[in-house]
RNA sequence: UCCGAGGUAGCUCAGCGGCAGAGCAGAAGACUGUUAAUCUUUUGGUCGUGGGUUCGAUCCCCACCCUCGGAG
Numbered sequence: 001u002c003c004g005a006g007g008u009a010g011c012u013c014a015g016c017g018g019c020a021g022a023g024c025a026g027a028a029g030a031c032u033g034u035u036a037a038u039c040u041u042u043u044g045g046u047c048g049u050g051g052g053u054u055c056g057a058u059c060c061c062c063a064c065c066c067u068c069g070g071a072g
Base pairs, nucleotide, nucleotide: 001071002070003069004068005067006066007065010024011023012022013021018055026042027041028040029039030038048064049063050062051061052060
C1' cells in the first nucleotide's frame, strides 16, 4: 500500500430501513439467624467520526479514524 471482517450500555453480543434490545455487571426491594443463591423492579446509549440517499438511517452509499486477519 491492497483485500476481507469488525466498531451498538461498564463487559460479551443481538438488531440489518419504521419505539435501540438481551445476558452478565451496577442500584433498590423480597426471601433468611447471617452470607451466598434465587426472585421482582430498575439505572445506564452523541449506535466510531463527518457527509450523502430517503418521508424516515444502527441498518443503504462515500470519505476518514481505530481493532483483528490475510496478501505484498
Predicted 3D model of a 72-nucleotide RNA (transfer RNA) from a Candidatus Uhrbacteria bacterium. Its mean pLDDT, the model's own confidence on a scale to 100, is 83. The sequence was found in a public genome assembly.